[in-house]
Context: one part of a larger RNA
C1' cells in the first nucleotide's frame, strides 16, 4: 500500500408535540400483596383533568383595576393513561483526538552534589623556600658554589575529556569510528556502600540533571476531564428546497431571536397587467437662498500724490476694492425647479393557493464573480464597504481554442427522428470558397494613448483661373539712399526711431542665407514662355507611425487567408439534455361510470425537512424445504424504478426458508481510524 474483519445518534428519567388505542366529566394507579409466574388479580395512597382571578382577604362565571354602570388585563367544559415516533432536558449522550489539572504511590543500580571507605596517576623536565661550606661586614645585608626537591609548574602514556574535518545519518553505535585535539599530583579520576524525592531534591547556573522521559519524573486513579476546534459518520427510491443578511452578545470561523426552508393544521388572500388618488426631492437642471469662482463696468471705506488755515475741505490716483449691474459658471452635507423607476391606497381584468396565522423540525450568520448606481482606494486592483438584478454556490448540456460567476438554456427516463438558441459555415470541424453593394494594402483584422503625417475613400465650404490660375523655366527685382539714430562699423539684413517719396509692367527704407563693414545669393513684386485646372479650411469612413524582454514563434486556437478582414443589406444550412414527434415512469391538482381512467401544470438541486420502501441477527404465530443434498462458495443472456430476489448448473456436506407481526450489538471507502493477512 492492497484484502478480510471490527468501527459512530444509543439507553434511563422527565417535559413537548404528531400519530394509534381504551375509556371519558373523567382518566389512571405507584410501592406492595397474592401467584410458579416478568401471566392474571388485588392496591385508588397519588397524578392529571372538570374553573376562573386577585398580591391578598377573598369573590366566583366571573375575576382584578378604577370613583365608576366608562375603559382595561386575565379567563369561560375534552381530557387522561399507556405506546410508537421526533427534536430538547439531565446523564460521558454520535464516535474518535488533546496540551494540562489534582490525588497516592514508585524510582537517585543513569545523573547531579554531599558523607564514610579503599583504589589509581609510564617516563622525561624545570629547581621555589630552606639547608651546608667559601667569600663579605663590626654585626647584617649580599654575592658564589652545591645541597634540596616546591608547584591547581612543564612535555607526555594509562586514565578523565570531547576543540576540528571525515566516514557514518532504515547505522556496527537511539551519539559511534579514523585523524588530529585538551587536563593528566589535581577544584585529579575510581572501586563498594551511603544520604537529598517531584508543591520537591541536586546544580562550577546550561531550564542542566533527577533510569534512552524534564520549564516541572515515572505509575495507578479523579476520568469516557473538557475541547465554541479539526476529522469521520455505514442501505434504495420519491416530493420540496434554502443560507452565507439584521439585532444582541468578553462577541467576531460560536451562540440566540428575527429573515429565508420544510411538514401538518386553519384561514382567504398573493403576483401580474391597466385604471384612478396619493407620499417623495434622487437624475437632469439652476442660481431665487447658502457657499464657492472668472471678466468688464460703476465704485463706498481706507491708504497714497497735491492744493489748503497744515484741519476742515477739495482735486487726482496704474492701490485697495465692499456692494451694485452685467455677462458666463460650479456644490455629497446649496435648491426658483424637477422626472424615469421604486413604493402606498383604491378599483377592474388576469391568476392549476403562489399569501396570512398557528404549531412540530430545521439549516444558515466566511460568501463569490458579472451588469447597474455609489462611497473608500489613485474615476488603481482578481481591492474595499453599501444598494439594486442575474449567475455560480446548490447547475449539468451548447457557445466564448482550454475558463464555478460571461453568452445560450435549466437535464424524469429512452429514441441510428425532426426545428431551433447563443455561436458559426475554406481546412483540422458539423455547416456558404453564397449573393449584393462599398471600404482596407495595413497580414489591417490577430493588442494601446497623447501626438505626428501630401495613406486612401465619402460629404460640405471658400479663393485664384483661357482677360491665361497653380508649378516650372527666361528676364527684371531700380531711383532719393550709405534714410535718420546707435556705432570702432551698422550700407535693407546687431539694436532703435521712422517707413516717405520717386522712375516704374513691376520692385519692402526689404523675406532669408552672407560680410569686420561693404560686396555676393535669394525673396516678396512684374512681363515673357506654357495651357487647364489649382490653393486653402472644415466633417466623417477605413488605414500609417508612435510600438523594446525576459524557457518556445506566443495577442487569429493552428494550418492559412486580400478574403477566409471590416460595413451594410439578402437567402440558405449546421448547431444544445431547448422545442417538437413517438414511448414508458411518477408526484400534485381537479373531473368521471371511483380496480381505475382522462385532462392539466410539473419530476437539476447542496445544507435541510417530509413520504415510502429493501436487506442483516433474533423472537412470536403460521405455512414449507432437505442426504433424491440445507447454510455457504463459484458461474449465468432472467424479474423490478432501485436497495434488492428468483430459476438453473457445479461445488459443499447438515441445517435453512415463505407468510403476519416484534425486538435490534441493523448496513462500510475515506476517521494519517483498529486488529489480521500479504
Nucleotide at each position: 500500500g492492497c484484502c478480510g474483519g471490527c468501527g459512530a445518534g444509543u439507553u434511563a428519567u422527565g417535559a413537548u408535540g404528531u400519530c394509534g388505542u381504551g375509556c371519558a366529566a373523567g382518566g389512571u394507579u405507584a410501592a406492595g400483596u397474592c401467584g410458579a409466574a416478568g401471566a392474571g388479580a388485588c392496591g385508588g395512597a397519588g397524578c392529571c383533568g372538570u374553573a376562573g382571578u386577585g398580591a391578598a382577604a377573598g369573590c366566583g362565571a366571573g375575576c382584578c383595576u378604577a370613583a365608576a354602570u366608562c375603559g382595561g388585563g386575565c379567563u369561560u367544559u375534552a381530557g387522561u393513561a399507556c405506546g410508537a415516533c421526533a427534536g430538547c432536558a439531565u446523564a460521558g449522550a454520535c464516535c474518535c483526538g488533546a496540551a494540562a489539572c489534582c490525588c497516592g504511590a514508585c524510582g537517585a543500580u543513569c545523573u547531579a552534589u554531599c558523607c564514610a571507605u579503599g583504589a589509581u596517576c609510564a617516563g622525561g623536565u624545570u629547581g621555589a623556600a630552606g639547608g651546608u661550606g667559601g667569600g663579605g661586614u663590626a654585626a647584617a645585608a649580599c654575592c658564589c658554589a652545591c645541597u634540596g626537591g616546591a608547584g591547581g609548574a612543564c612535555c607526555g602514556a594509562a586514565c578523565c575529556g570531547a576543540c576540528g574535518u571525515u566516514c557514518g545519518u532504515u547505522g556496527a553505535a537511539a551519539c559511534g569510528c579514523c585523524c588530529g585535539c585538551g587536563g593528566a599530583u589535581g577544584a585529579a579520576u575510581u572501586g563498594u556502600g551511603g544520604a537529598u524525592a517531584g508543591g520537591g531534591g541536586a546544580g562550577a547556573a546550561a531550564u542542566u540533571c533527577c533510569a534512552a522521559u524534564c520549564g516541572a519524573g515515572u505509575u495507578g486513579g479523579g476520568a469516557g476531564a473538557u475541547a465554541g476546534c479539526u476529522g469521520g459518520u455505514u442501505c434504495u427510491c420519491c416530493c420540496c428546497g434554502a443560507a452565507a443578511u439584521a439585532g444582541c452578545u468578553u462577541u467576531a470561523g460560536g451562540g440566540c431571536u428575527a429573515g429565508c426552508g420544510u411538514c401538518u393544521g386553519a384561514u382567504a388572500u398573493a403576483g401580474u397587467u391597466g385604471g384612478u388618488g396619493g407620499a417623495g426631492g434622487u437624475a437632469g437642471a439652476g442660481c431665487a437662498c447658502u457657499g464657492a469662482a472668472u471678466g468688464u463696468g460703476a465704485g463706498a471705506u481706507g491708504g497714497c500724490c497735491g492744493u489748503g488755515a497744515u484741519u476742515a475741505a477739495c482735486g487726482g490716483u496704474a492701490c485697495u476694492g465692499a456692494u451694485c449691474a452685467u455677462a458666463a459658471u460650479c456644490a455629497a452635507a446649496c435648491u426658483c425647479c424637477g422626472a424615469a423607476u421604486g413604493c402606498c391606497a383604491u378599483c377592474a381584468a388576469u391568476g392549476u393557493u403562489a399569501g396570512u396565522c398557528a404549531g412540530g423540525c430545521a439549516g444558515u450568520c466566511a460568501g463569490u464573480c458579472u451588469g447597474u448606481g455609489g462611497g473608500a482606494g489613485a474615476u488603481a486592483a482578481g481591492u474595499u464597504c453599501c444598494a439594486u438584478g442575474g449567475a455560480c454556490a446548490a447547475a449539468a448540456g451548447g457557445g466564448a481554442a482550454a475558463c464555478a460567476g460571461c453568452c445560450c438554456a435549466g437535464a424524469c427516463c429512452g429514441u441510428c427522428a425532426a426545428a431551433u438558441a447563443a455561436g458559426g459555415u475554406c481546412c483540422c470541424u458539423a455547416a456558404a470558397u453564397u449573393c449584393a453593394u462599398g471600404c482596407u494594402a495595413a497580414g489591417u483584422g490577430u493588442u494601446a494613448a497623447a501626438g505626428g503625417a501630401u495613406g486612401u475613400g465619402g460629404a460640405g465650404a471658400u479663393g485664384c483661373u483661357c482677360a491665361a490660375a497653380c508649378a516650372a523655366c527666361u528676364a527684371g527685382g531700380a531711383u532719393g539712399u550709405u534714410c535718420g539714430c546707435u556705432u570702432a562699423g551698422a550700407a535693407g539684413c546687431a539694436g532703435c526711431c521712422a517707413u516717405c517719396a520717386u522712375u516704374u509692367a513691376a520692385a519692402g527704407a526689404g523675406u532669408g542665407c552672407g560680410u569686420a563693414a561693404c560686396a555676393g545669393c535669394u525673396c516678396a513684386c512684374u512681363a515673357g514662355u506654357c495651357g487647364a485646372g489649382u490653393g486653402c479650411c472644415u466633417c466623417c469612413g477605413c488605414g500609417c507611425c508612435g510600438a523594446a524582454g525576459a524557457u518556445u514563434u506566443a495577442c487569429c486556437g493552428g494550418g492559412g487567408c486580400u478574403a477566409a478582414g471590416c460595413a451594410u443589406g439578402a437567402u440558405a444550412c449546421c448547431g444544445a439534455a431547448u422545442u417538437u414527434a413517438c414511448g414508458g415512469a411518477u408526484u400534485u391538482a381537479a373531473u368521471g361510470u371511483u380496480u381505475c381512467a382522462u385532462u392539466a401544470a410539473g419530476u437539476g438541486g447542496u445544507a435541510g425537512g417530509g413520504g415510502a420502501g429493501c436487506g442483516u441477527u433474533c423472537c412470536a404465530u403460521u405455512u414449507g424445504c432437505g442426504g433424491u443434498g440445507a447454510a455457504g462458495c463459484c458461474a449465468u443472456a432472467c424479474c423490478g424504478a432501485g436497495a434488492g430476489g428468483a430459476g438453473u448448473g457445479g461445488u459443499g456436506g447438515a441445517g435453512c426458508g415463505g407468510a403476519u407481526g416484534g425486538a435490534a450489538g441493523u448496513g462500510a471507502g475515506u476517521a494519517u481510524g483498529c486488529c489480521g493477512g500479504u
Predicted 3D model of a 678-nucleotide part of an RNA (large-subunit ribosomal RNA, domain II) from an activated sludge metagenome.